Context: one part of a larger RNA
RNA sequence: GAUGAACGCUGGCGGCGUGCUUAACACAUGCAAGUCGAGCGAAGCGUAUUAGCGGAAGUUUUCGGAUGGAAGCGGAUAUGACUUAGCGGCGGACGGGUGAGUAACGCGUGGAUAACCUGCCUCAUACAGGGGGAUAACAGUUAGAAAUGACUGCUAAUACCGCAUAAGCGCACAGGACCGCAUGGUCCGGUGUGAAAAACUCCGGUGGUAUGGGAUGGAUCCGCGUCUGAUUAGCUGGUUGGUGAGGUAACGGCCCACCAAGGCGACGAUCAGUAGCCGACCUGAGAGGGUGGCCGGCCACAUUGGGACUGAGACACGGCCCAAACUCCUACGGGAGGCAGCAGUGGGGAAUAUUGCACAAUGGGGGAAACCCUGAUGCAGCAACGCCGCGUGAGUGAAGAAGUAUUUCGGUAUGUAAAGCUCUAUCAGCAGGGAAGAAGAAAGACGGUACCUGACUAAGAAGCCCCGGCUAACUACGUGCCAGCAGCCGCGGUAAUACGUAGGGGGCAAGCGUUAUCC
Numbered sequence: 001g002a003u004g005a006a007c008g009c010u011g012g013c014g015g016c017g018u019g020c021u022u023a024a025c026a027c028a029u030g031c032a033a034g035u036c037g038a039g040c041g042a043a044g045c046g047u048a049u050u051a052g053c054g055g056a057a058g059u060u061u062u063c064g065g066a067u068g069g070a071a072g073c074g075g076a077u078a079u080g081a082c083u084u085a086g087c088g089g090c091g092g093a094c095g096g097g098u099g100a101g102u103a104a105c106g107c108g109u110g111g112a113u114a115a116c117c118u119g120c121c122u123c124a125u126a127c128a129g130g131g132g133g134a135u136a137a138c139a140g141u142u143a144g145a146a147a148u149g150a151c152u153g154c155u156a157a158u159a160c161c162g163c164a165u166a167a168g169c170g171c172a173c174a175g176g177a178c179c180g181c182a183u184g185g186u187c188c189g190g191u192g193u194g195a196a197a198a199a200c201u202c203c204g205g206u207g208g209u210a211u212g213g214g215a216u217g218g219a220u221c222c223g224c225g226u227c228u229g230a231u232u233a234g235c236u237g238g239u240u241g242g243u244g245a246g247g248u249a250a251c252g253g254c255c256c257a258c259c260a261a262g263g264c265g266a267c268g269a270u271c272a273g274u275a276g277c278c279g280a281c282c283u284g285a286g287a288g289g290g291u292g293g294c295c296g297g298c299c300a301c302a303u304u305g306g307g308a309c310u311g312a313g314a315c316a317c318g319g320c321c322c323a324a325a326c327u328c329c330u331a332c333g334g335g336a337g338g339c340a341g342c343a344g345u346g347g348g349g350a351a352u353a354u355u356g357c358a359c360a361a362u363g364g365g366g367g368a369a370a371c372c373c374u375g376a377u378g379c380a381g382c383a384a385c386g387c388c389g390c391g392u393g394a395g396u397g398a399a400g401a402a403g404u405a406u407u408u409c410g411g412u413a414u415g416u417a418a419a420g421c422u423c424u425a426u427c428a429g430c431a432g433g434g435a436a437g438a439a440g441a442a443a444g445a446c447g448g449u450a451c452c453u454g455a456c457u458a459a460g461a462a463g464c465c466c467c468g469g470c471u472a473a474c475u476a477c478g479u480g481c482c483a484g485c486a487g488c489c490g491c492g493g494u495a496a497u498a499c500g501u502a503g504g505g506g507g508c509a510a511g512c513g514u515u516a517u518c519c
Base pairs, nucleotide, nucleotide: 001518002517003516005515006514007513008512009511012390013389014388015387016386017385018383019382020348025346026345027344029343030342031341034090035089036088039087040086042084043083044082045080046079047078048077049076050075052073053072058067059066060065097301098300099299106226107225108224109223110222111221112220113219116218117217121214122213123212124211125210126209127208129163131161132160138153139152140151141150142149143148169194170193171192172191173190175188176187177186178185179184199206200205227273228272229271234264235263236262239261240260241259242258243257244256246254276298277297278296279295280291281290282289283288303324304323305322306321307320326337327336328335329334354380356379357378358377362376363374364373365372366371393423394422395421396420403414404413405412406411427460430454431453432452433451437446463508464507465506466505467504468489469488470487474503475502476501477500478499484491485490
């Protein structure tokens, strides 16, 4: 000098940041990923029209009735900026968290892919013909305490499956031209063969299929760099290489069969310990040393271990299956769960915050849109945890007041300090006005906030550490090697500037000291 700090004493305001470093310990509760009715059937609701049933008030009456046609019930049709359990589509692989593991092509940096993939977006080209069978929802029956099912029957699609077509594409076969960087690459035409599509509409559009290019995102490989220990010296059997086959988006012992016997190592293999890496941050004149919290990039993980499914993308935090530990429900047969998301709880700890507001902005998902969702994000709350700024008054004022301390009793110090007088009003408080942030008619959580104006009162706002030397700052009393102090040297045994208290002084200041750690 620095800190994600803690502790002690103290504490007025604001701005901007930061806030479980320990138990990757266990978690009550709420929320954190939905959306589309312009893909589909169905159900419901509202409105309108119209059959049917119904029959009130009223009118009339010769009191028997006649007339009248409302409410209500209910069938059908049409319709809707209506609602949505289910099928279907897209998104749940992003965003958010954590640092357990990892000494590794994990990360950083520079290359390679003639060994690769890429939904949505964009450009270009060519298309979309004609059929089929189901199934959820629903209805009925039924099992179960529940979770969840089973059976029968019905129905739709942009759900599913054949067929047709094939500019271009894939595969196989033989051929030609050109090129390179080794395996090779590109182009040309021939034969055979294979695979597509979906509609909706408010008529404006929005979608679908195939192929090629772009963009974006990813994947793999390689050179170099990346902590400590030799009181770890040998390690290795898919091990090292080859051939063939499989697998993958793709290369490869990646996997398998066979063959060979290799491969690594004092230039430190193997083993053990520690650790996420970097941009950066701290320190330092620099070289270097230390750190990797916030923010940004990459990686890994999601109770522990394993596995695949779906998909353009996962071996998937709020998906699935299995095993294990733990917790909960149970009718004992069986089930449910995963905060290292945001809050919050217990525990651990020296120690770390609200079960807040809003989608107004920025961004993301879905949708044609309106819009919906968004604990991302924007804000607010708590904490002097940090940095920065401001204030706690200014001027004048000598009778050098009183008090206090000291004294050689004369004085000296506190000290222009106070009082008194004259002012000012930053902050806080009161009153009035009141935003920008929203390119757009509307829409502002923050927020009646920031800011502006007015009135008003010196009022409401100073502590902490130190004073032997290092090191700025001295006297008195108490104590008497006691009590105590102390970073080092060292103080204290009767005149202690070193302990305790007081007066005075020095330093810093809403902080000041101490402890811990790094340079």